Transfer RNA from a Gemmatimonadaceae bacterium, 74 nucleotides, folded computationally. The same sequence occurs in records of 2 taxa. The RNAcentral record of the sequence draws on ENA.
RNA sequence: GGGGCCAUAGCUCAGAGGAUCAGAGCACCCGGCUGUCGACCGGAAGGUUGCGGGUUCGAGUCCCGCUGGCCUCG
Numbered sequence: 001g002g003g004g005c006c007a008u009a010g011c012u013c014a015g016a017g018g019a020u021c022a023g024a025g026c027a028c029c030c031g032g033c034u035g036u037c038g039a040c041c042g043g044a045a046g047g048u049u050g051c052g053g054g055u056u057c058g059a060g061u062c063c064c065g066c067u068g069g070c071c072u073c074g
Stems, first nucleotide, its partner, number of pairs: 001073007010026004029043004050066005
């Protein structure tokens, strides 16, 4: 340098067939339970979906570019 895959919550990941409100588990916080801690149960909070454009009435999802990571070819 060519090709492929990936980037969504603090972490690990769903959502990829365009429209339900952007979700789960863990962590953190509050409460219950307990003599205390842990485990368990309930709740709350937390996101400009990597960045910039484009298509569309509408984009996490489609298209282009960039950045970063992994794999591969020479």
Overview
Its Rfam family is "tRNA". The family's RNA type in Rfam is transfer RNA. Its family is annotated with triplet codon-amino acid adaptor activity in the Gene Ontology. Lineage of the source: Bacteria > Gemmatimonadota > Gemmatimonadia > Gemmatimonadales > Gemmatimonadaceae.